Source information
This is a predicted structure of a 72-nucleotide RNA (transfer RNA) from a Planctomycetota bacterium. It matches the Rfam family "tRNA". About the family: Transfer RNA (tRNA) molecules are approximately 80 nucleotides in length.
Order: sequence, then C1' cells, then structure tokens
RNA sequence: GCUAGCCUAGCUCAAUGGUAGAGCCCCGGUUUUGUAAACCGGAGGUUGUGGGUUCGAAUCCCACGGCUAGCU
Repeated sequence: GCUAGCCUAGCUCAAUGGUAGAGCCCCGGUUUUGUAAACCGGAGGUUGUGGGUUCGAAUCCCACGGCUAGCU
C1' cells in the first nucleotide's frame, strides 16, 4: 500500500428496516443469628464520528477514526 471483519450499558454479547434487550457487575428489598446463595424490583445507551437513502436506520450506502486478520 491492497483486501476482509469488527466498533451497541461498567464488562461479555444479542437485536438481518418498525418501541434498543439479555447475562454478569452495581443499588434497593425479601429470606438468614450473620454472610454468601436464592428470589423480587431498580438504575445504567443520543448503537465509534459525520453525512446520505427511506414515512421510518443499530440494521442499507459513503467518508473518517480505532481494533484485528490476511496479502504485498
């Protein structure tokens, strides 16, 4: 330099154009002599950035940034 993949909650990952979710973590409660476990509830996101397409974009397209792999 060329090609491909990935970027979503604090972490690991879902969601293949129509309300952004799960597990773990965190907070509160129930239970226990107490802790842990278990159970119930809650908080936490302008989906890497900027544009475009569309009635509607995490999803499709373009550019840029970052990470990884391959080729040279």
Model confidence (mean pLDDT): 82 of 100.